[in-house]
RNA sequence: AGUGGCGCACGGGUGAGUAACGCGUGGGUAAUCUGCCUCCGAAUCGGGGAUAACAUUGCGAAAGCGAUGCUAAUACCGGAUAAAAUCUGGUUGGCUUCGGUGAACCGGAUCAAAGGUGGUCUCUUUAUAAAAGCUACCGUUUGGAGAUGAGCUCGUGUACCAUUAGCUAGUUGGUGAGGUAAAGGCUCACCAAGGCGACGAUGGUUAGCUGGUCUGAGAGGAUGAUCAGCCACACCGGAACUGGAACACGGUCCGGACUCCUACGGGAGGCAGCAGUGAGGAAUUUUGCGCAAUGGGGGGAACCCUGACGCAGCAACGCCGCGUGAGUGAUGAAGGCUUUCGGGUCGUAAAGCUCUGUCGGGUGGGAAGAACCCACCAAGUGUUAAGACCACUUGGUGCUGACGGUACCACCGAAGGAAGCACCGGCAAACUCUGUGCCAGCAGCCGCGGUAAUACAGAGGGUGCGAGCGUUAAUCGGAAUCACUGGGCGUAAAGGGUGCGUAGGCGGUUGCUUAAGUCGGAUGUGAAAAGCCCUGGGCUUAACCUGGGAACCGCAUUCGAUACUGGGUAAACUAGAGUCUGAUAGAGGGUAGUGGAAUUCCGGGUGUAGCGGUGAAAUGCGUAGAUAUCCGGAGGAACACCAGUGGCGAAGGCGGCUACCUGGAUCAAGACUGACGCUGAGGCACGAAAGCGUGGGGAGCAAACAGGAUUAGAUACCCUGGUAGUCCACGCCCUAAACGAUGAGAACUAGCUGUUGGGGGUGACUGGCCCUUGGUAGCGAAGCCAACGCGAUAAGUUCUCCGCCUGGGGAGUACGGCCGCAAGGUUAAAACUCAAAUGAAUUGACGGGGGCCCGCACAAGCGGUGGAGCAUGUGGUUUAAUUCGAUGCAACCCGAAGAACCUUACCUGGCCUUGACAUCCCCCGAACCCUUGAGAGAUUGAGGGGUGCCUUCGGGAGCGGGGAGACAGGUGCUGCAUGGCUGUCGUCAGCUCGUGUCGUGAGAUGUUGGGUUAAGUCCCGCAACGAGCGCAACCCUUGUCCUUAGUUGCCAGCAUUUCGGAUGGGAACUCUAAGGAGACUGCCGGUGACAAACCGGAGGAAGGUGGGGAUGACGUCAAGUCAUCAUGGCCCUUAUGGCCAGGGCUACACACGUGCUACAAUGGCCGGUACAGAGGGAGGCGAAGCUGCGAGGUGAAGCAAAUCCCAGAAAACCGGUCGUAGUCCGGAUUGGAGUCUGCAACUCGACUCCAUGAAGUCGGAAUCGCUAGUAAUCGCGAAUCAGCAAGUCGCGGUGAUACGUUCCCGGGCAUUGUACACACCGCCCGUCACACCAUGGGAGUGAAAUGUACCAGAAGUCGCUAGUCUAACCUACGGGGGGACGGUGCCCACGGUAUGUUUCAUGACUGG
Repeated sequence: AGUGGCGCACGGGUGAGUAACGCGUGGGUAAUCUGCCUCCGAAUCGGGGAUAACAUUGCGAAAGCGAUGCUAAUACCGGAUAAAAUCUGGUUGGCUUCGGUGAACCGGAUCAAAGGUGGUCUCUUUAUAAAAGCUACCGUUUGGAGAUGAGCUCGUGUACCAUUAGCUAGUUGGUGAGGUAAAGGCUCACCAAGGCGACGAUGGUUAGCUGGUCUGAGAGGAUGAUCAGCCACACCGGAACUGGAACACGGUCCGGACUCCUACGGGAGGCAGCAGUGAGGAAUUUUGCGCAAUGGGGGGAACCCUGACGCAGCAACGCCGCGUGAGUGAUGAAGGCUUUCGGGUCGUAAAGCUCUGUCGGGUGGGAAGAACCCACCAAGUGUUAAGACCACUUGGUGCUGACGGUACCACCGAAGGAAGCACCGGCAAACUCUGUGCCAGCAGCCGCGGUAAUACAGAGGGUGCGAGCGUUAAUCGGAAUCACUGGGCGUAAAGGGUGCGUAGGCGGUUGCUUAAGUCGGAUGUGAAAAGCCCUGGGCUUAACCUGGGAACCGCAUUCGAUACUGGGUAAACUAGAGUCUGAUAGAGGGUAGUGGAAUUCCGGGUGUAGCGGUGAAAUGCGUAGAUAUCCGGAGGAACACCAGUGGCGAAGGCGGCUACCUGGAUCAAGACUGACGCUGAGGCACGAAAGCGUGGGGAGCAAACAGGAUUAGAUACCCUGGUAGUCCACGCCCUAAACGAUGAGAACUAGCUGUUGGGGGUGACUGGCCCUUGGUAGCGAAGCCAACGCGAUAAGUUCUCCGCCUGGGGAGUACGGCCGCAAGGUUAAAACUCAAAUGAAUUGACGGGGGCCCGCACAAGCGGUGGAGCAUGUGGUUUAAUUCGAUGCAACCCGAAGAACCUUACCUGGCCUUGACAUCCCCCGAACCCUUGAGAGAUUGAGGGGUGCCUUCGGGAGCGGGGAGACAGGUGCUGCAUGGCUGUCGUCAGCUCGUGUCGUGAGAUGUUGGGUUAAGUCCCGCAACGAGCGCAACCCUUGUCCUUAGUUGCCAGCAUUUCGGAUGGGAACUCUAAGGAGACUGCCGGUGACAAACCGGAGGAAGGUGGGGAUGACGUCAAGUCAUCAUGGCCCUUAUGGCCAGGGCUACACACGUGCUACAAUGGCCGGUACAGAGGGAGGCGAAGCUGCGAGGUGAAGCAAAUCCCAGAAAACCGGUCGUAGUCCGGAUUGGAGUCUGCAACUCGACUCCAUGAAGUCGGAAUCGCUAGUAAUCGCGAAUCAGCAAGUCGCGGUGAUACGUUCCCGGGCAUUGUACACACCGCCCGUCACACCAUGGGAGUGAAAUGUACCAGAAGUCGCUAGUCUAACCUACGGGGGGACGGUGCCCACGGUAUGUUUCAUGACUGG
């Protein structure tokens, strides 16, 4: 190397397939097998023929394949023997589901084997030594039993889709046969026509199943890594061989794909074993050590094999344990951050001082895991003649370690080497600064960020965890958000449009029976373990490991119980249900007939110019005679009054009258049947209107359509016409806000009132009352409800059955199916998208909602604005600058009660830099005054005068100059960071609170209601009672009177007089200014509720708030103001601060607001004559007088003012003139000449005089003010101010109209609707344009899966076959039997053809 035996079917891997007896669980196998192992029997006799290795030789590149010759076996093959094995015949008894089953006995037939190794010689044979024999061990054959393992089979459980509803011909069963270890259509022949399915068949999609794991209070939900059981698979598909077991991971054959070798002829291969490689991916380890242990295979054993396994390596991937130090330490260090600048905080933290030594480092020591096996020694047992050999037992000694010099121990050394991550708006523990400025960014949800961000980024600090921490992905929980435990359906999503009824579910009373459900006991099982739980033990602890227990809530068997449910009973009952008799009401349904009113049309008569229609019109009709009116006729449709929260019907729905046919309901009293009942998936029927088909009919009405209007338009609303249709018959459609938005049935649970149908009782009998029953309504208790509401007709309390819901949109849509003539119906998604959508109620606000009531809101009036010129403010434009602010009402003669310089903030130019101003420090000098040079001035230079006050004699105060730095300064920004102040609604009558009550609550009540008021003013009522801020009053002023006081005011009477209250005097009056009185609905009448109050009246100066003012609730408008002031933050700092000169704010094509003056005769002009009030006045008012045409000048009296002055009031009145004109109106503009103020009137003042003499002849659309001493009109004064008023604020003189609340505007109250709450200047819909996303359709195209029919047919089993070959056995020697090869038949993988179905991808274009 080979023959032979055993093993290779174990162990190890993976989860592709499988929705299945695959798995789980419990049974059956009397329908079976089981190598090796254990126990008990029996046996092991005697022969034969080959063949590898080997030798010789051939072919081939190789893989490998032959040919010839030799040989052995426990390899192979006959023969003998054999029963308790197998088959079969008979007899007997047992059990039985009557099919069988198995026990005993008597017969018949069939079947077996193999030896090897060690030892030994007493007996036998040969006689060195062997053989036989004996003996031990290992085998061999045949039985019985066990153990183990396996096969088959049954009950039951085991994902989703019904847009998968029908599937099936070996299909279901039978008979017979074949086949298997074994039952069986497992296979075949014949016969029958079955079998499965709504309790989900068939089909499709997905998936290995389980013990368990995660989560959860549980029930459940999700899941099936590691470990363990079962199954399936081994490149994909098919097949058998061997074997006890395979249709076999590291075996065979064939087909296919792929890879490799090749000499091109042929060959080889299968990591889902352990490592390892590549690829893919967000991502997953070493080509390690060892068989020392445990286990497996072989072997007699030693021993060999074992990527099972034991270990080590890598990865914080997980779990557990440990460390990175401990104590002390306050100058609370430095530093960081912050700050209200005082401080606070990091923080005993650090440093410093004193200790400790785990881990890591170094040195030394050092286990357990080892028991075996084997060897030796000793003893014993068995065998034997034996103390030998062999086997076994016991004891002793020796031998065996991958991990690994590992665990552990000791020593050395030193705080030395060892902390990060996330978060800090709420949820949710933890806060500040800076930067950024809807940018950059954050974000789990809500949401942050647009100049003060605890939300972005950084920092400091903090919080949480910690060798980890966050993120992402996933599962369960919370989620009672699929609700079994444990939900709902009137309005939030949700009751089927209605009924009949099949299956199913549920079901009245009594007896007997059964024991299926139910309950109890027992037994088996709940695999075995692991896991979870309890309790012990072992590693220093823990994780981990390990012993025991409990549990496994299930299934099966068995024994009992019998209340309830179920089954049974030719059992029974009558309360449910029904039948009969007698009545009753009704638009219940169908058919036929019939009636009158009205509209329209037709004919005729009368009659004449319009009719008709509307907000107003027009189209239309009408002189060819309409409308109107009368008579007659035709035709169709609908049925006034009655008529009613009345009736009937299952719903839809039903309305003149009559007849016929017909369904249902109710009532009363009895009789009968005897649970016959309820609900109802599918199914069947009915089902408004519109619509469709066929044929009729057609008066009126009327989609479409036409015309006329309206309108920006008007494909509408309005008008004139008008066709389908509306009507009838037949047939479809099958939907509605088909609604009570409330499924059907049954029972129970306070009352009151109406109405309708029936019955009974009673009464004073026309009426009324009471009881009962069936409907139909309105309130309402308990209860229910989110609330609204429901409330015996429930939305209450229960039971039974059905239907339906699960965020909004997409969408009741798409696709598919079914139905339909069509229109369409029904069933019914997903992608995608949003953080909401919705209900009920509350408070407001709003309404081209309604009610009540106010206001110069309208109306009635008067006067204006808008047109003109001028003034003034604003916009715009311009400019170097035209500084800034105010912007609907509520900015615009506003800040500004007064810009030539100043003001002034703007521009140009020239200058200053601790500054014009404040505080602090140092130095010098009193301060200060005068003269003078340069310059536009700011500024700068020179000269002179002057030496003060206090003093502790050092100095100090004040002022000026110089210097350094802290700082000053800013009319720079933010009024959307603010205070204060102000406007506005609005002088409108409102706005709130406490307690109580009601409501789950928001909230309500009070405050609403009936009256009344200017008023939430007052009265009454009231679950409210009180109170506050507002209203009113108190305050000021004015109107009457009184008292007091009488100068500067007054003058009745008296006197004087220069005739002026001037003087004397007076204190009466006016007036002044102090105090009082008066007015309160107090009185009368009426109305009203015996109220509040209102109306009228008296008296009164005044009457109902006498007039006017001051006074402005809670709040709204991010209203206005950072430029009055104050102020946070930001910004500038030789400038954005400060000083100066000049300019600008005064510009000018234009637009707007507010005013003035006018347009004239109620006037202008001229002349004359009257009458106020309230103010102001010393750097002031300024008289008289004189002067100028005048502005003014001069003058200086008087006056700090009831004394003097401003200061002549004007309109009015009287007289004259003008005569309707661009004027005797109007006065702008311009020229000239002046006056005044002021340093200065050029830009840029006011006024005067002379001259000039513009527009304008009462103002379009539109719009403003005003209700009584008001509007209108007339003048006067003041503030500001050197000067400047047409503005503002005051003052007086003269002195008018309102029926009323329909409408416009604004407001108040209660009410109503609301999809609004930034509150109607709200919200919000659709088209179109552009970009993008997902999806449907789409001529098609491509891929995959699968059905049917057919072709084809490798390998292979099985059957047939004698073409070829052939050792064992038989032979009569011819051959036979048997076998192999070959051929062939059935089956069949791959493959092919044709035709369907399904899914996916893609597609111009297209849809919402």
The RNA shown here (small-subunit ribosomal RNA) has 1408 nucleotides and comes from an uncultured organism.
Its Rfam family is "Bacterial small subunit ribosomal RNA". Rfam links the family to the GO terms structural constituent of ribosome and ribosome.
The prediction has a mean pLDDT of 83.